Transfer RNA from Prymnesium sp., 74 nucleotides, folded computationally. The sequence is in RNAcentral, with records from ENA. The prediction has a mean pLDDT of 81. Its Rfam family is "tRNA". Gene Ontology term of the family: triplet codon-amino acid adaptor activity. By type it is a transfer RNA.
RNA sequence: GCCCGUAUAGCUCAGUUGGCUAGAGCGUCAGAUUCAUAACCUGAAGGUCACCGGUUCGAUCCCGGUUGUGGGCA
Numbered sequence: 001g002c003c004c005g006u007a008u009a010g011c012u013c014a015g016u017u018g019g020c021u022a023g024a025g026c027g028u029c030a031g032a033u034u035c036a037u038a039a040c041c042u043g044a045a046g047g048u049c050a051c052c053g054g055u056u057c058g059a060u061c062c063c064g065g066u067u068g069u070g071g072g073c074a
Stems, first nucleotide, its partner, number of pairs: 001073007010026004019057001028044004050066005
């Protein structure tokens, strides 16, 4: 340099062939329980769905570009 993936919560990841309040586990916080702690149980907070533009009545999802990142070829 070229090609192929990938980017969603603090972390690991689902998700929808375009419309529903965007989800799970772990973690954090609070409560309940306990003499107390842990475990278990309940609840809550936490999101510019990487960024810019386009298509569309409507984009996390489709298209183009940029950036980061992983892999392959030379």